[in-house]
Notes: This is a predicted structure of a 72-nucleotide RNA (c-di-GMP-I riboswitch aptamer) from uncultured Anaerosporomusa sp. The model forms 95% of the base pairs in the Rfam consensus. Rfam family: c-di-GMP-I riboswitch aptamer. For this family Rfam cites "Identification of 22 candidate structured RNAs in bacteria using the CMfinder comparative genomics pipeline" (Weinberg et al., Nucleic Acids Res, 2007). Model confidence (mean pLDDT): 84 of 100. The source organism's lineage runs through Bacteria, Bacillati, Bacillota, Negativicutes and Anaerosporomusa.
């Protein structure tokens, strides 16, 4: 320098996202969904009407990879 859980507001079908408060961490916890993973499933398909599949939605603080740097 960032700011996890959590609260409040607020957008969203959900997953999540934005803003304050708040610090568990974090020397790239700076940026990009590129390739692995994870979440959801409005909408569609399937249906034995119990459900199940799907990404086009999302997370980069879950690994890597590019890219710019910081501090010793």
């Nucleotide at each position: 320098g960032c700011a996890a859980a959590c609260u409040u507001a607020u957008c969203g079908a959900a997953a999540g996202g934005u803003a304050a408060g708040g610090a568990c961490g974090c020397a790239a916890a700076g940026c990009c969904a590129u390739g692995g993973g994870u979440c959801u499933a409005c909408a569609g398909a399937c249906u034995a009407c119990c459900g199940u599949c799907u990404a086009u939605g999302a997370c980069u603080g879950c690994c890597a990879g590019g890219u710019u740097g910081c501090c010793a």